This is a predicted structure of a 382-nucleotide RNA (Bacterial RNase P class A) from a Bacteroidota bacterium.
Its Rfam family is "Bacterial RNase P class A". About the family: Ribonuclease P (RNase P) is a ubiquitous endoribonuclease, found in archaea, bacteria and eukarya as well as chloroplasts and mitochondria. Rfam classes the family as a ribozyme. Gene Ontology terms of the family: tRNA processing, ribonuclease P activity and dimeric ribonuclease P complex.
The coordinates come from a structure-prediction model, not an experiment, and the mean pLDDT is 76.
NCBI's taxonomy places the organism under Bacteria, Pseudomonadati, Bacteroidota.
RNA sequence: UUGCAAAAUCGGUUAUCGCUGAAUUUUAUUCAGAGGAAAGUCCGGGCAACACAGAGCACCAUACUGCCUAACAGACAGGUCUCGUAAAAGAGAACAGAAAGUGCCACAGAAAACAAACCGCCCAUAGGUUCACCUAUGGGUAAGGGUGAAAAGGAGGGGUAAGAGCCCACCGCAAAGUUAGUGAUAGCUUUGGCAGGGUAAACCUUAUGGGUUGCAAGGUCAAAUAGGCUUCAAUAGUCAGACUGCUCGUCUGUAUGCUUUCUUUGGAAAGUGAAUUGAAGUGGGUAGACUGCAUGAGCAUUGAGGCAACUCAAUGCCUAGAUAAAUGAUAACCAAUCAAUGUAAAUUGAUCACAGAACCCGGCUUAUGAUUUUGUAAAAAG
Repeated sequence: UUGCAAAAUCGGUUAUCGCUGAAUUUUAUUCAGAGGAAAGUCCGGGCAACACAGAGCACCAUACUGCCUAACAGACAGGUCUCGUAAAAGAGAACAGAAAGUGCCACAGAAAACAAACCGCCCAUAGGUUCACCUAUGGGUAAGGGUGAAAAGGAGGGGUAAGAGCCCACCGCAAAGUUAGUGAUAGCUUUGGCAGGGUAAACCUUAUGGGUUGCAAGGUCAAAUAGGCUUCAAUAGUCAGACUGCUCGUCUGUAUGCUUUCUUUGGAAAGUGAAUUGAAGUGGGUAGACUGCAUGAGCAUUGAGGCAACUCAAUGCCUAGAUAAAUGAUAACCAAUCAAUGUAAAUUGAUCACAGAACCCGGCUUAUGAUUUUGUAAAAAG
């Protein structure tokens, strides 16, 4: 100097006035008051409710290894592959399985996976012909050419009528063994001519995991009327309801009068009133206050352990809680950046991105300006 990666801060001080909350010796004083993303609502939880919150299926999510965490589709450290570079540093992966099965691969091409002969090469026979060659038929071939994103492992040598792992060496592939490693994997040795593609953000298979709803969850107090009216269904069961789409389990609820008929005592059937539960429709009243509500998987400093994410210990701190929504305004000075003037010191002027908490926390993603710092790779100079 260039490349790459990461981190920090987000204006400060004083004075006056204003707003919200807390405390107090209470009407005044003191203290505090919107971010790195508060955004998106994507993921995981804390917490709350559903009697218990059970089992299976469906459905959904994840998917290389290890470790961190309350947990995670997250972080950290590695592995493999791809990209990148002169060489690097680095970046990315929707990273399990194609010998369980089923699909798809347009067009082109002979043929797209139970896949192949268009051109070409070789042999035999017959004919033509000035040698070479040409035509027809039959057989052999997959090395060469063509098509394509992809065509029966790669390029070299031998061999063959011409060719082919047909054979050989190397690479590759498969199996076995061994070394290093917690492991994913990597290296080495031996044996074997041995591999007929891709695609699973196609269906699918395997492994692991997942109850639902959510602070507009919940709880307390107050108020109000018409818990009104109509219709349907069931009523001891193959009924109804309760977490969740279904099934099973489990639990809870299910009162009973009258009339008529039949009948051998019990009792049975029908109707009706009406209770409970469920569903649909219609109509009326109330809708205010408090709580949940901020002490937390909290923060800071120091020490120890660990490559790191992070863990443990000690000491200290308490840092918004609004409810139509507070966290502001003015003045001066300073900080940062830019411009002008100036030898310089300095002066003057302008500017400062993205953007506002609403139960809380850990992540991810997106928007975004300036300054500062660190690490790493290479080159050059001293």